[in-house]
């Protein structure tokens, strides 16, 4: 890097360093000197690993490998449906993306 499967409405700091950017891309809309990114500490969760239990499905424990800590994956783009005061709104699915696991 392309592929397969699962999940994506929950949760997580009044800390230190740092100094202007950040929210994947695009279009929006936001966050940011009342301090962004990044690093450290702290925390959340429990996909994998490990332990106990169970016929199995599953349940419990732990926290070693990841991951995560504004807004639903912040919202939209494509398709369908409903409503409509014809601007839009809502719902379902998809696309794209993220994370984990697997197999290349």
């Nucleotide at each position: 890097g392309a592929c397969u499967c699962a999940u994506c409405a929950c949760g997580a700091g009044c800390g230190g360093c740092g100094g202007a950017g950040g929210g994947a891309a695009c279009g929006g809309c936001c966050c940011g000197a009342u301090g962004a990114a990044g690093c450290c500490c702290g925390g959340c969760a429990a996909c994998c690993a490990g332990g106990c239990u169970g016929a199995g499905a599953g349940g419990c424990c732990c926290a070693g490998g990841u991951g995560c800590c504004a807004a639903g994956u912040c919202c939209g783009g494509c398709a369908g449906a409903a409503u409509g005061c014809c601007a839009a709104u809502u719902c379902u699915g998809g696309a794209a993306g993220a994370u984990g696991a697997g197999a290349c």
The RNA shown here (SAM riboswitch aptamer (S box leader)) has 104 nucleotides and comes from Aneurinibacillus sp. Lineage of the source: Bacteria > Bacillati > Bacillota > Caryophanales > Aneurinibacillus. The model forms 97% of the base pairs in the Rfam consensus. The coordinates come from a structure-prediction model, not an experiment, and the mean pLDDT is 86.